[in-house]
Context: one part of a larger RNA
RNA sequence: AACGAACGCUGGCGGCAGGCCUAAUACAUGCAAGUCGAACGCUCCAGCAAUGGAGAGUGGCAGACGGGUGAGUAACGCGUGGGAACCUUCCCAGUGGUACGGAAUAGCUCAGGGAAACUUGAGGUAAUACCGUAUACGCCCCUCGGGGGAAAGAUUUAUCGCCAUUGGAUGGGCCCGCGUCGGAUUAGCUAGUUGGUGGGGUAACGGCCUACCAAGGCGACGAUCCGUAGCUGGUCUGAGAGGAUGAUCAGCCACACUGGGACUGAGACACGGCCCAGACUCCUACGGGAGGCAGCAGUAGGGAAUAUUGGACAAUGGGCGAAAGCCUGAUCCAGCCAUGCCGCGUGAGUGACGAAGGCCUUCGGGUUGUAAAGCUCUUUUGGCGGGGACGAUAAUGACGGUACCCGCAGAAUAAGCUCCGGCUAACUUCGUGCCAGCAGCCGCGGUAAUACGAAGGGAGCUAGCGUUGUUC
Numbered sequence: 001a002a003c004g005a006a007c008g009c010u011g012g013c014g015g016c017a018g019g020c021c022u023a024a025u026a027c028a029u030g031c032a033a034g035u036c037g038a039a040c041g042c043u044c045c046a047g048c049a050a051u052g053g054a055g056a057g058u059g060g061c062a063g064a065c066g067g068g069u070g071a072g073u074a075a076c077g078c079g080u081g082g083g084a085a086c087c088u089u090c091c092c093a094g095u096g097g098u099a100c101g102g103a104a105u106a107g108c109u110c111a112g113g114g115a116a117a118c119u120u121g122a123g124g125u126a127a128u129a130c131c132g133u134a135u136a137c138g139c140c141c142c143u144c145g146g147g148g149g150a151a152a153g154a155u156u157u158a159u160c161g162c163c164a165u166u167g168g169a170u171g172g173g174c175c176c177g178c179g180u181c182g183g184a185u186u187a188g189c190u191a192g193u194u195g196g197u198g199g200g201g202u203a204a205c206g207g208c209c210u211a212c213c214a215a216g217g218c219g220a221c222g223a224u225c226c227g228u229a230g231c232u233g234g235u236c237u238g239a240g241a242g243g244a245u246g247a248u249c250a251g252c253c254a255c256a257c258u259g260g261g262a263c264u265g266a267g268a269c270a271c272g273g274c275c276c277a278g279a280c281u282c283c284u285a286c287g288g289g290a291g292g293c294a295g296c297a298g299u300a301g302g303g304a305a306u307a308u309u310g311g312a313c314a315a316u317g318g319g320c321g322a323a324a325g326c327c328u329g330a331u332c333c334a335g336c337c338a339u340g341c342c343g344c345g346u347g348a349g350u351g352a353c354g355a356a357g358g359c360c361u362u363c364g365g366g367u368u369g370u371a372a373a374g375c376u377c378u379u380u381u382g383g384c385g386g387g388g389a390c391g392a393u394a395a396u397g398a399c400g401g402u403a404c405c406c407g408c409a410g411a412a413u414a415a416g417c418u419c420c421g422g423c424u425a426a427c428u429u430c431g432u433g434c435c436a437g438c439a440g441c442c443g444c445g446g447u448a449a450u451a452c453g454a455a456g457g458g459a460g461c462u463a464g465c466g467u468u469g470u471u472c
C1' cells in the first nucleotide's frame, strides 16, 4: 500500500460498486423453457349462423443458448502463432425444382390390469408425421461402360414454406511449434506400447479400433511416479525488474447426486432428457414406484463470515410465431449489509473584565478557553406541502410520485475511535505496590510509575477508528 475480509467500540445522509473464500454437504416450498391453430384431426364452450375461445394429443422449431459451480484436470486444458484431412440448423447471395400414389398411428370409442406411477387388447381417423414411384442442370460413386439419390404443403392472391446444389457468413471438430507449479528422500518408464501393411470406423486426419509383420518409442534438456492447481485477459504490490494472485467483469475449458452408456439431432454423449448400476431421501394397498437447487429466492448444517422464499418484462437480449402475442429468477430494478471507494453534513460570524464547573498549583495563579452562554445569521441533510422527468415513443415505464425543481418552519435530527516511555505526533495528578496489569520490539510494575487503572489535558484519524489474518 492492498483486501470478496472477520472481530471490538461507534454510527447522520447520498452516489457507485461488491456480498458462502468453509461442506462439489443435504435440501421443504414456489418459480427458472417454451412456443406455433397460417402443419393436422378430434373434444368441449358461446352463438341461429358466420365465427370466436378453451383442452389434451400428432407434428415443427427451441430445450446443445442463456444461468450456476471449480470437483476433476500439470493436459494441445489454457495462452500465443501456424496448419490441412472436416462439419455447420437458423441467416445472406446464386442456380434449378416442388409430379403421381400408398400404408399406418396418437388423440378418440369400447373392454380390461394396477393402490399409484402407469399400462394391455380391439375398433376407427388426419397431417408440413412415415413410405414408394417418376424426374435430376447441377450433386455423389465408378473399372469411365455405367450406377445412386429429392420434395409439403398452408392461408389466400400475395406471401410464408419444402427439396437439390454452389458460394458466403457464423459457430465448431482436428493437428503442430513455443510457453505454462513443487518434489530426485520418485531413475528408469512403455505391449496398442513405437512404426508399417490390409481392413473397419469417423464429418474429418490418426493405433481411433482390429488382424498380421517389424522392435521400436520416451528419459538427468528430468521420462515415470507423488503432491498441489481450472487457464487467460487481468488484479494487488513495486521506481522498475520482479513477487503474489486469478473474487466481481470478459474469453476458453471442465462438471451437473456418484459411476457407466448410448438415443434423438446440424449440434449433446445433454444441469431442470432417456437407460443401467450405486449411495441417499420420499410414497406404497409391500406387488411396485418417485427424486436430484454447482439456476433465482429460501432452509438445515459447517463456519470468524457473506443478503429478499421481492417487482417487472418498461428497456436490452433470447426462444417460438406471418403477426398479435406468449415465455424468459437472462436482464432491468427494488430490499438487506459502513463490505469498499467517492462526496456531503453534524452549523457560520461575533463574543473576555477570560463566567460557572473540572483539573493542576510554588496558593500568586495557570489551564480547559472564543470554548460555553449571549447577540446576529444560514438551512446542506432530515421533516412538511406543491410540481415532476429522461430512459420510449405512433403506443407501451417495473424502477416511481423516484431523481430533480419550488416553497415553509426551525440550530433545529446527526461524533466517535485509538493513542500519549523510545521507535512515534502527544504529560500531569491520584490509585496500585514484581500485585493487579501492559506489551509490535526494546521492555514497564518490588511506595514519589509521563509504560498498569482512573481523571484532567493533549496527539492522530474521522462516519468511522482500532485489532486480527493474508499478499507485495
Stems, first nucleotide, its partner, number of pairs: 001471003005468005012344006018337002020302001025300003029297003034061003039058002042055005068255003077180007086172002091168008099133004108123006139148003153160003181227003188218003193215008230252004234245004257278005280291004308334001310333003316330001317328004347377004357368004383408005391399001416461005421442003427456005437444002

Predicted 3D model of a 472-nucleotide part of an RNA (small-subunit ribosomal RNA, 5' domain) from an uncultured bacterium. Model confidence (mean pLDDT): 87 of 100. RNAcentral holds the full RNA, with entries from ENA and SILVA.